Molecule: Guanidine-I riboswitch aptamer
RNA sequence: UGGAAAGUUUUCUAGGGUUCCGAAUCGCUUGUCGCGAUUGACUGGUCCGAGAGAAGACGCAUCGAUCUUAAAGGAUCGAUGUACACGGCGGGAAAAAAGCCCGGGAGAA
Numbered sequence: 001u002g003g004a005a006a007g008u009u010u011u012c013u014a015g016g017g018u019u020c021c022g023a024a025u026c027g028c029u030u031g032u033c034g035c036g037a038u039u040g041a042c043u044g045g046u047c048c049g050a051g052a053g054a055a056g057a058c059g060c061a062u063c064g065a066u067c068u069u070a071a072a073g074g075a076u077c078g079a080u081g082u083a084c085a086c087g088g089c090g091g092g093a094a095a096a097a098a099g100c101c102c103g104g105g106a107g108a109a
Stems, first nucleotide, its partner, number of pairs: 007058006015048002020045002022042001023039006059082010084104001086107001090102003
C1' cells in the first nucleotide's frame, strides 16, 4: 500500500417521538354517554428503532464423520470460527423524533 462473507435477515432491547388508541386538562352537551380543543417537561398500547446492543436463522470459512464418483468433485450431518470498533455539525422520512438513514461517511486515534 492492497485484499477478505468483516454478508443477509428475523424477533427483541436501549433509545425515540405523537399520526391512531388510551390518559390528563378545558369547553359544549346532559341521556353521564358523547363531541370538540389542548398537552408527549403523559406511565402506557400501536408505531420507528441500532455497524460500533442481545438472541436466533440462513450464508460463508476450516476441520471431521458418513454416503457417492474412475477421478476431479459432489451430498448430508456435526464441531469450531464469523474479529475489532472513538465519532460530530448538518441534512433526510407525507405523524414525528431518535443510538433510524446519509454513515464503519467527515474528523480523531